[in-house]
Molecule: transfer RNA
Organism: uncultured bacterium
RNA sequence: GGGCGGUUGGCGCAGUUGGUAGCGCAUCACAUCGACAUUGUGGGGGUCGCUGGUUCGAGUCCAGUACCGCCCA
Numbered sequence: 001g002g003g004c005g006g007u008u009g010g011c012g013c014a015g016u017u018g019g020u021a022g023c024g025c026a027u028c029a030c031a032u033c034g035a036c037a038u039u040g041u042g043g044g045g046g047u048c049g050c051u052g053g054u055u056c057g058a059g060u061c062c063a064g065u066a067c068c069g070c071c072c073a
C1' cells in the first nucleotide's frame, strides 16, 4: 500500500425486506426478609466511530475518513 470483517447504553451482544433502537448483565427505587442475598415489579441511561450524500424516512444503502482484528504485498 491492497482485500475482508468489526465499531450500537457502564459491559457483552441483537437489529429481517430502509419505517423513528432492543435483550442479558450491571445500576436505581419499591415489594419480599429480623438483616443480607435471592426473587418479583417498575424506572433511568445510547441517536448507532466521525463527516457528507441518496431518500418522505437511514443503525440498515452510497462515498470519504479514524480505530481494532485477520489475510496479501
Stems, first nucleotide, its partner, number of pairs: 001072007010025004019056001027043005049065005